[in-house]
Molecule: transfer RNA
Organism: Insectozyma verbasci
RNA sequence: CUGGGUGUGGCCUAAUGGUAAGGCACUUGACUACGGAUCAAGGGAUUGCAGGUUCGAGUCCUGUCACUCAGG
Numbered sequence: 001c002u003g004g005g006u007g008u009g010g011c012c013u014a015a016u017g018g019u020a021a022g023g024c025a026c027u028u029g030a031c032u033a034c035g036g037a038u039c040a041a042g043g044g045a046u047u048g049c050a051g052g053u054u055c056g057a058g059u060c061c062u063g064u065c066a067c068u069c070a071g072g
Base pairs, nucleotide, nucleotide: 001071002070003069004068005067006066007065010024011023012022013021018055026042027041028040029039030038048064049063050062051061052060
């Protein structure tokens, strides 16, 4: 330099173009002498970034950034 793949809460992983879901973690409460475990409740995402298509985009298209694979 060329081509491909991946990017979604703090972490991991889902989501046929139609309300972004679940687990772990976190917070509060119950339980406990305290802690852990368990149970109940709660908060947290403008889906890497910028545009486009569409009534509607995490999903489709273009550009770009980061990581990664292959080739030179």